About this RNA
This is a predicted structure of a 74-nucleotide RNA (Fluoride riboswitch aptamer (crcB RNA motif)) from a Planctomycetota bacterium. Its mean pLDDT, the model's own confidence on a scale to 100, is 82.
[in-house]
RNA sequence: CACGCACGCGGGGAUGGAGUCCCCCGGGCCGGCAGGCCGCACCGCCCUACAGGGCUGAUGACUCCUACCACGGG
Numbered sequence: 001c002a003c004g005c006a007c008g009c010g011g012g013g014a015u016g017g018a019g020u021c022c023c024c025c026g027g028g029c030c031g032g033c034a035g036g037c038c039g040c041a042c043c044g045c046c047c048u049a050c051a052g053g054g055c056u057g058a059u060g061a062c063u064c065c066u067a068c069c070a071c072g073g074g
Stems, first nucleotide, its partner, number of pairs: 009026005016065006027038004044055004
C1' cells in the first nucleotide's frame, strides 16, 4: 500500500414518524482546520405507435402512530 474477515459507525431501500429485523452503499478531489465539490446505495407497476394512456402502496418486512381512501354501525 492492496485485498479479505470480524466488530463498530454513517447513509440508502417510489409519500410522514417510531421500534425490531433484513438487504444495499460507504469512494474521489480541494483544504492547515472548519468545511466544500463530486460520486455510491435510492428515485413504483402495466400498455405503448414513445406521442400518450391505465394503476397500486404512507412498510424492504412486521408492529404501532399520524394523514388519506372504501364499506358498515352508533

Lineage of the source: Bacteria > Pseudomonadati > Planctomycetota.